[in-house]
Context: one part of a larger RNA
């Protein structure tokens, strides 16, 4: 020096655990803000710091309710000074106060404007990715859409939305890569309405003033089997019928029921034994609409918290029903040809969107230029024409079914278990650190059942550390559960 064994050091793997995460489901709720939000600063305690709470009335004030013995939040024990059965602390509701800076804040979902590239096409240009990402504007609890100028081809359906299917079909496509419907069928949910105009009345303005035009208000009226107005005519009409507060007009109150925001109550076990400790083992019982779960010195239906089935509100916030209340209420026949949304529909050119890339390319939308008809009308049925069929544009509103989840509540997991799971389980994480800044961004859990956290003695630099003693359960000493390996040391053996 090497190897081996043993004992230690070192280190923090592994095992076990979980305060924290992740995901899903259901319900609620879906906004806050000049009546000052969100976020921050500074204060505020007997007490130095940090977190939490609060705001100069400052770890809190007033009132109502709950509750019933200790309390003055946490790290964080002790001390001081206090409060409390004349009911404190604490929990719920309503109110008061609310310093300084900052005017928008907020998770996704929605609608609109604007709009890539990587990529794929095994290159690449049309195409794709994709109307995606990103940016901007705006709104709501949902938004958007919506009561056919529809879809169809059967003499059919009957607003919109969403799901399943139709169907990876018909189609589109350097007919490449790829893109990709609709009709119909089955479900969820269902709800329909209001204006403009004709005509009438009234008020006003203007003009060419026995009249005309325009405007305000009121009545009327709202559709496709066309409807309405006006004129003529027939019948009916309210001690009745219908509807309603989220469209179609709009307020408020009462009663009953019900839900949420504190809570109440809640069955049933003892003995022996091992052990530090019983919930373990043994014996004999009991409850159960409760044997979900958690805790307790090891594994507890009967020890504790709970669980099942019940109960509960002064006050605040919802929902349903009923009543009060409020609003509305004609139908037919004949005639007339007054009205029924105009720079509109359509056309040409250029684009876009439609599953549809210009194609035979309809329909829809936009820009420029043009530009009708008026119910014997007009639009559509995928170029176009005819027949036939369907509908009535150029005004508007509309719940539910369908999207999302920041926040609140509850539940669940062949989800993680501290290099995992959120970046963050931890006194003090979006912290420390880095960056001028936008921004970036960690590490770090476990003594023990209980601090019983080691009085006292000894060595020592009087420090670190160690040895006794004592405590604990013979193990645990705070750099603390377990304590692997690398690496280091000592002792012994073998060997060179």
């Nucleotide at each position: 020096g090497g190897c081996g064994u043993a004992u230690g050091g070192g280190g923090g793997a592994u095992g076990u655990c979980u305060u924290g995460g992740c995901a899903u489901c259901a319900g609620g709720u879906g906004g806050c803000g000049a009546u000052a939000a969100u976020g921050g600063g500074c204060g505020u305690g007997a007490a130095a710091g940090u977190c939490u709470g609060c705001g100069a009335a400052a770890u809190g004030c007033u009132c109502g309710g709950g509750g019933g013995a200790g309390u003055u939040g946490a790290c964080a024990a002790a001390u001081a000074a206090a409060c409390a059965g004349u009911g404190a602390u604490c929990c719920c509701g309503a109110g008061a106060u609310u310093c300084c800076c900052u005017a928008g804040c907020a998770a996704a979902c929605g609608c609109g404007g604007a709009g890539a590239a990587c990529u794929g096409a095994a290159a690449c240009a049309u195409c794709u990715a994709a109307g995606u990402a990103c940016c901007c504007g705006c709104a709501g609890g949902a938004a958007g859409a919506g009561a056919a100028a529809g879809a169809a081809a059967a003499a059919u359906c009957g607003a919109u939305u969403u799901c399943c299917u139709c169907a990876g079909u018909a189609g589109c496509g350097g007919c490449g890569a790829g893109c990709g419907a609709a009709c119909g069928g089955g479900a969820a949910a269902c709800a329909g309405c209001c204006c403009a105009a004709a005509c009438c009345g009234u008020c006003g303005a203007g003009g060419u003033u026995u009249c005309c035009u325009c405007g305000g208000c009121g009545g009327g009226g709202u559709u496709g089997u066309a409807g309405g107005g006006c004129c003529c005519u027939u019948c009916a009409c309210a001690u009745g019928a219908g509807a309603g507060u989220c469209a179609c007009a709009a307020a408020u109150c009462u009663a009953u029921c019900u839900g949420g925001a504190a809570g109440c109550a809640g069955a049933a076990g003892u003995c022996c034994u091992u052990g530090g400790a019983a919930a373990g083992g043994g014996a004999c019982g009991c409850c159960g609409c409760a044997g979900a779960g958690g805790g307790u010195g090891a594994c507890a239906g009967c020890c504790c918290c709970g669980u099942a089935a019940g109960c509960g509100a002064c006050u605040c916030c919802g929902g349903a029903u009923a009543g009060a209340c409020u609003c509305u209420c004609g139908a037919g026949g004949g005639g007339u040809a007054c009205c029924u949304g105009a720079g509109u529909a359509g056309g040409u050119c250029g684009g876009g969107u439609c599953a549809c890339g210009u194609g035979a390319a309809a329909c829809c939308c936009c820009g420029a230029c043009u530009g009708a008809a008026u119910c014997c009308a007009c639009g559509g049925g995928g170029a176009c024409c005819a027949u036939c069929c369907c509908g009535u544009a150029a005004g508007g509103c509309u719940a539910a079914a369908c999207a999302c989840a920041a926040c609140c509540u509850g539940a669940u997991g062949a989800c993680c278990g501290a290099u995992a799971g959120u970046g963050a389980a931890c006194u003090c994480a979006g912290u420390a650190u880095g960056g001028c800044g936008a921004c970036u961004g960690a590490a770090a859990g476990a003594u023990g059942a209980g601090a019983a956290g080691a009085a006292c003695c000894c060595c020592u630099u009087c420090u670190a550390g160690g040895g006794g003693a004592g405590g604990u359960a013979u193990g645990u000493g705070a750099a603390c559960c377990u304590g692997a390996a690398a690496c280091c040391a000592u002792a012994c053996g073998c060997u060179u």